[in-house]
């Protein structure tokens, strides 16, 4: 160089056209306890890898690009 596969919260992942972009975990606050810790609640966090297109509408679909990983040569 080609293929393939993946990029979403500080970290593991959901979300595969329209429904407020969500869970866990960590942080942070409160409940419980003599106290810790576990347990329960609640908050806090997001240019959805960048840039362009298609669409009334794009985290999804389409080009190119970057970046991680698996192949091939």
């Nucleotide at each position: 160089g080609c293929c393939g596969u993946g990029g979403u919260a500080g970290c593991u992942c959901a979300g595969a056209g329209g429904c407020c972009a969500g869970a866990g975990c960590a942080g942070c606050c409160g409940c419980c306890u003599c106290g810790u810790a576990a347990g329960c609640g609640g908050c806090c966090g997001g240019u959805c890898g960048c840039u362009g297109g298609u669409u009334c509408g794009a985290c999804u679909c389409c080009a190119g690009c970057c970046c991680g990983c698996g192949g091939c040569u």
A computed fold for a 73-nucleotide RNA from a Tepidisphaeraceae bacterium, annotated as transfer RNA. It matches the Rfam family "tRNA". Its family is annotated with triplet codon-amino acid adaptor activity in the Gene Ontology. It is annotated as a transfer RNA. Its mean pLDDT, the model's own confidence on a scale to 100, is 81.